Background: Predicted 3D model of RNase P RNA and transfer RNA as a complex of 460 nucleotides. It holds a member of the Rfam family "Bacterial RNase P class A". By type it is a ribozyme. The coordinates come from a structure-prediction model, not an experiment, and the mean pLDDT is 76.

RNA sequence: UGAGUUGGUCAGGUAGUCGCGCUCCGGGGCGCAAUGCGUUGCCGGAGUGAGGAAAGUCCGGACUCCAUAGGGUGCAGCGCCGGGUAACACCCGGGCGAGGUGACUCGGGGACAGGGCCACAGAAACAGACCGCCGCAUGUCGCAAGACCAGGCAAGGGUGAAAAGGUGGUGUAAGAGACCACCGGCGCGCCGGGCAACCGGCGCGGCCAGGCAACCCCCGCUGGGAGCAAGGCCAAGCAGGAGGGAAGGUCCACUGGAUCGGGGAGCGACCCGUUCCCUUCCCGUAAGGGACAACCGCCGGGUAGGCUGCUAGAGGCGAGGGGUAACUCUCGUCCCAGAUAGAUGACUACCGCUGACAGAAUCCGGCUUACAGACCGACUCAAGCU
RNA sequence: CGGGGCGUGGCGCAGUCCGGUAGCGUGCUUGAAUGGGGUUCAAGAGGUCGACGGUUCGAAUCCGUCCGCCCCGA
Numbered sequence: 001u002g003a004g005u006u007g008g009u010c011a012g013g014u015a016g017u018c019g020c021g022c023u024c025c026g027g028g029g030c031g032c033a034a035u036g037c038g039u040u041g042c043c044g045g046a047g048u049g050a051g052g053a054a055a056g057u058c059c060g061g062a063c064u065c066c067a068u069a070g071g072g073u074g075c076a077g078c079g080c081c082g083g084g085u086a087a088c089a090c091c092c093g094g095g096c097g098a099g100g101u102g103a104c105u106c107g108g109g110g111a112c113a114g115g116g117c118c119a120c121a122g123a124a125a126c127a128g129a130c131c132g133c134c135g136c137a138u139g140u141c142g143c144a145a146g147a148c149c150a151g152g153c154a155a156g157g158g159u160g161a162a163a164a165g166g167u168g169g170u171g172u173a174a175g176a177g178a179c180c181a182c183c184g185g186c187g188c189g190c191c192g193g194g195c196a197a198c199c200g201g202c203g204c205g206g207c208c209a210g211g212c213a214a215c216c217c218c219c220g221c222u223g224g225g226a227g228c229a230a231g232g233c234c235a236a237g238c239a240g241g242a243g244g245g246a247a248g249g250u251c252c253a254c255u256g257g258a259u260c261g262g263g264g265a266g267c268g269a270c271c272c273g274u275u276c277c278c279u280u281c282c283c284g285u286a287a288g289g290g291a292c293a294a295c296c297g298c299c300g301g302g303u304a305g306g307c308u309g310c311u312a313g314a315g316g317c318g319a320g321g322g323g324u325a326a327c328u329c330u331c332g333u334c335c336c337a338g339a340u341a342g343a344u345g346a347c348u349a350c351c352g353c354u355g356a357c358a359g360a361a362u363c364c365g366g367c368u369u370a371c372a373g374a375c376c377g378a379c380u381c382a383a384g385c386u
Numbered sequence: 387c388g389g390g391g392c393g394u395g396g397c398g399c400a401g402u403c404c405g406g407u408a409g410c411g412u413g414c415u416u417g418a419a420u421g422g423g424g425u426u427c428a429a430g431a432g433g434u435c436g437a438c439g440g441u442u443c444g445a446a447u448c449c450g451u452c453c454g455c456c457c458c459g460a
Stems, first nucleotide, its partner, number of pairs: 001382010012351007020049008028040005051357001055368002058366005063227004068286002071283002075223005080094005096107004109218002114216002116212003130157002132153003138150002140147002165183006184208002186205008231308004240299002243296002248260005261272003275291005315334008387459007396412004406443001414430005436452005
């Protein structure tokens, strides 16, 4: 100097004029009224007012309600080890594997619990010989040579994503982990380092025949549901109507229909019990509530108004301590949107050249996606110079 | 705010669950047949499955992210 990898900051600024939303203060008007309180289409003042993603709604929660409390199945998610956090599929660190010259990036339980799949090609895909090598032994034919016949082989070639570990030898008719030495992988045992995942070393064993779990599945851990249009309060207004329903027993006309325990003289009220219904996925338990209610659907009427929830937080900033880091502790300081027909616009001057993606709607911690450019830092590689 | 479904030749739809290299109807083109047209018969062309990435030997199909459209509740 160039090419890369990775982390962070900013996201127009300054001054003025007018115009918007919210909070507070003062004044005026109105109502009640001693002081004061309430209200307001009014006036003035002070403070404050969209993002790094506010987006997607992919995760985790806080908070509210079911609702009182626990269990199971199903379903869903995660998945190496150790930490962080309110929690997480997030973040930090470590280790192993893959890619890359490298800085770095990506991935993660189990294939020996069981099932299933591996097309086409190829002889063959839990393993049958197409080309090929031998033809020792044994058998057939032949007078004999021999017949590449019967038989033996899977080391060589071919096919394929993948076909019985590699090199060198012994051995054999020809071979082959059949055997041997070394190496690689796997299993077992021991030792050392580490909290661990793992790493290193020694010894024994011929164990060497796969892959796919983002196929079903198994194992471990986690998870009740609904969601601020949750929920609570006030005002106003109307109009309710007709239905549904289990198991079991008994009877009958056997597609089906009818009926229902005890006490109480009888009926009824009432009591007890059984049964029935409801309790935010399903199942069941306890407990609670209810019984013509609630529930399930059908027809019909009214209201879609106001207040609250609504912003002081797992909060921001600064300093110091602990920790490799994520993060955490202590002290100090600050209040920084709360709309609801939905608030930030227009003009002037100067500076900058940063022109993009783009507007809160209960809130927070992450992930993912979109994005013009400016700045700062660390690291890697290449070339050149000193 | 919450839940669900769809995207495949020019058009309307299968195939996705269970991964082996994409079809049906209609339309278009050519030919036959007719005096000519329609019908009919025969043959042919036309897609890489919304986009991008991943798993796998191999993806329309399985997984993830994004884009567009539709439906239900509140």